RNAcentral holds the sequence, with entries from ENA. Predicted 3D model of an 84-nucleotide RNA (transfer RNA) from a Patescibacteria group bacterium. It matches the Rfam family "tRNA". Model confidence (mean pLDDT): 81 of 100.
[in-house]
RNA sequence: GCCGAGAUGGCGAAAUUGGCAACCGCAACUGAUUCAAAAUCAGUCGUCCGCAAGGACUUGAGGGUUCGACUCCCUCUCUCGGCA
Numbered sequence: 001g002c003c004g005a006g007a008u009g010g011c012g013a014a015a016u017u018g019g020c021a022a023c024c025g026c027a028a029c030u031g032a033u034u035c036a037a038a039a040u041c042a043g044u045c046g047u048c049c050g051c052a053a054g055g056a057c058u059u060g061a062g063g064g065u066u067c068g069a070c071u072c073c074c075u076c077u078c079u080c081g082g083c084a
Base pairs, nucleotide, nucleotide: 001083002082003081004080005079006078007077010026011025012024019067028044029043030042031041032040046057047056048055049054060076061075062074063073064072
């Protein structure tokens, strides 16, 4: 230099014939249970604004197509693999 795969909450990991972003697991928090804890069970759990109701934003970064993009197209960054 060329080719391929990948980048999604704190961590892992789903979702791509374009249609509610984050199912599931771990961790964390709250509660139940316990003398107390562990285990177990129930609930909560992306970010920002707001007393709340609610609103805005978020799939590596920036653009494009589209009514609508994690998904398609372009450029770039980084990681892994292959070829030279």